Bacterial RNase P class A from a Planctomycetota bacterium, 392 nucleotides, folded computationally.
Model confidence (mean pLDDT): 75 of 100.
It matches the Rfam family "Bacterial RNase P class A". The family's RNA type in Rfam is ribozyme.
It is recorded under the gene name rnpB.
Of the family's consensus pairs, 88% are formed in the model.
RNA sequence: CAGGGAGUCCGGGCGGCCGCUCCCGUCUUUCGGGACGGGGGAGGAAAGUCCGUACUCCGCAGGGCAGGGUGGUGGGUAACGCCCACCGUUCGAGAGAAUAGGGAAAGUGCAACAGAAAGGAUACCGCCCGCUCAAAGCGGGUCCGCCCGUUCUUUGCGGGUAAGGGUGAAAAGGUGCGGUAAGAGCGCACCAGCAGGCAGGGUGACCCGCCUGGCUUUGUAAACCCCACCCGGAGAGAGACCAAAUAGGGGAGGAUGACGUGGCCCGCGUCGCUAUGACUCCCGGGUAGGUCGUUCGAGGUUCGCCGCAAGGCGGAUCCCAGAUUAAUGGCCGCCGCCUUGACCGGAUUUCCGGGAAGGGAACAGAAUGCGGCUUACAGGGCUCCCUGAAAG
Numbered sequence: 001c002a003g004g005g006a007g008u009c010c011g012g013g014c015g016g017c018c019g020c021u022c023c024c025g026u027c028u029u030u031c032g033g034g035a036c037g038g039g040g041g042a043g044g045a046a047a048g049u050c051c052g053u054a055c056u057c058c059g060c061a062g063g064g065c066a067g068g069g070u071g072g073u074g075g076g077u078a079a080c081g082c083c084c085a086c087c088g089u090u091c092g093a094g095a096g097a098a099u100a101g102g103g104a105a106a107g108u109g110c111a112a113c114a115g116a117a118a119g120g121a122u123a124c125c126g127c128c129c130g131c132u133c134a135a136a137g138c139g140g141g142u143c144c145g146c147c148c149g150u151u152c153u154u155u156g157c158g159g160g161u162a163a164g165g166g167u168g169a170a171a172a173g174g175u176g177c178g179g180u181a182a183g184a185g186c187g188c189a190c191c192a193g194c195a196g197g198c199a200g201g202g203u204g205a206c207c208c209g210c211c212u213g214g215c216u217u218u219g220u221a222a223a224c225c226c227c228a229c230c231c232g233g234a235g236a237g238a239g240a241c242c243a244a245a246u247a248g249g250g251g252a253g254g255a256u257g258a259c260g261u262g263g264c265c266c267g268c269g270u271c272g273c274u275a276u277g278a279c280u281c282c283c284g285g286g287u288a289g290g291u292c293g294u295u296c297g298a299g300g301u302u303c304g305c306c307g308c309a310a311g312g313c314g315g316a317u318c319c320c321a322g323a324u325u326a327a328u329g330g331c332c333g334c335c336g337c338c339u340u341g342a343c344c345g346g347a348u349u350u351c352c353g354g355g356a357a358g359g360g361a362a363c364a365g366a367a368u369g370c371g372g373c374u375u376a377c378a379g380g381g382c383u384c385c386c387u388g389a390a391a392g
Stems, first nucleotide, its partner, number of pairs: 001388010012335007020041009043363001047374002050372005055235004067231005072086005087101001088099004102226002107224002109220003124165002126161006134155004138149004173191006192216001194213005200207002239292004249283005259277006265269001299318008337360004343354004
């Protein structure tokens, strides 16, 4: 310098003018508010709402079934399906990356296409043996009509064989020697793998070594299933409080000034009596509306110690949005960034430096809080590492 790997940080700055929202203070007010001054006011993802929680309400004897989730080991955490470290496997030349990573020797299912055969299976080609000479070839003889033979080749029929070919993601361990009609773990040696035992290292997953064994057991569980562990529901429109108007519910009052309706009478009443509606007052529930929940919290910054790390402990310090048709914005100037680049300077043609003018600036936006994950993102900075090349 080129190509690549891992991680981390930023994601415009300053000033002026005009606004928006919340809080505090002073003044003012027609009590709705207004004016002035001061202070706070989006993100790395505020997003998706996918996990885990706090908080709130509802439910809940105990046990089982069903259903769902998680799944190497050790640690972190309030908790997690998250994070850290490590182990195994796979991929990469490497830095590194991926990993849903318990069980396939409990059982069941499935394995497309191709292929003969997809799990104690199978014989397509090939190889080998046997039968029949049945056919053809071939060989021999001949009176040229045919006849004889079957060691050999092909076809046919019956078997053996998984060594070889071919198919497939995968073909029933690999290599070699022996063996055999041909073959085959059929036998043996070595290697791989599996099971058991012993010894060593590690907290552990696991690693390493030796011995023995039968010679070997396909893959698939984000297929059913088995094993272990975990799991009530709804969510901030949760929920709590205050509380109109109108309608309806309950209670009390006077029974009159008037009115409606029902009942009663030796009496029928211009105030007959009585009940009720209505009326007046009170109570309670719900609605509109309002207040709280609501932002001081598993909080931020920084320092020290412990830890490989995730993180923990301790000290100091700070208060940092809280709207509800929903604030956090707009314009201008200067600077910075990216890009195009007239032109200028230097040099060795590709290069280096400067630069008028033009264009551009992403993804997105709180709505109870917090820890994660995932997804989106113009442009830029920094750190470490790998491979290769060149020059000195």